[in-house]
RNA sequence: GCCGUCUUAGCUCAGCCGGUAGAGCGCACGGCUUUUAACCGUGUGGUCAUGGGUUCAAUUCCCACAAACGGCA
Numbered sequence: 001g002c003c004g005u006c007u008u009a010g011c012u013c014a015g016c017c018g019g020u021a022g023a024g025c026g027c028a029c030g031g032c033u034u035u036u037a038a039c040c041g042u043g044u045g046g047u048c049a050u051g052g053g054u055u056c057a058a059u060u061c062c063c064a065c066a067a068a069c070g071g072c073a
Base pairs, nucleotide, nucleotide: 001072002071003070004069005068007066010025011024012023013022019056026044027043028042029041030040031039050064051063052062053061
């Protein structure tokens, strides 16, 4: 230099062909227990890396750019 993968909640990740974003863990509160842990219930969470474009509508499609990882030279 070229090619590919990837970027979504505090963390690990879903979200298949565009229809308005979820799980587990965590955290807070409550229940249970003599207490803690475990378990159960409720709640708490997001400029979907960033900037544009297409569209009635974009996490999803297109372009640019950045970071991480891998391959080729």
Molecule: transfer RNA
Organism: Prunus avium